[in-house]
RNA sequence: UAUUCGCCGUGGCAAAACAAUCAAAAGGUUGUGACGCAAAGCUAUAGGGACUGUAAAAUGUCAGCCAGCUGCAGAU
Numbered sequence: 001u002a003u004u005c006g007c008c009g010u011g012g013c014a015a016a017a018c019a020a021u022c023a024a025a026a027g028g029u030u031g032u033g034a035c036g037c038a039a040a041g042c043u044a045u046a047g048g049g050a051c052u053g054u055a056a057a058a059u060g061u062c063a064g065c066c067a068g069c070u071g072c073a074g075a076u
Stems, first nucleotide, its partner, number of pairs: 002076003006072001012037002017032006035064001041069003047066002049062003
């Protein structure tokens, strides 16, 4: 560096709910909490999809929907 694999070990993240707060809303942030996750790390006009909103209209929201990129342990 490439391929394979996600076992061991050490660990990591944090669903719902509640409280406060921001936002028109979806939803976000902080704290408590732990449903789960082998990438639950990153990427949102310019991958797709979904949600809110609108007569219609998204550079609004969702990465813990699919997808892409990257990292780590072992083996070859």

The RNA shown here (c-di-GMP-I riboswitch aptamer) has 76 nucleotides and comes from Butyrivibrio fibrisolvens.
Its mean pLDDT, the model's own confidence on a scale to 100, is 79.
The RNAcentral record of the sequence draws on ENA.
The source organism's lineage runs through Bacteria, Bacillati, Bacillota, Lachnospiraceae and Butyrivibrio.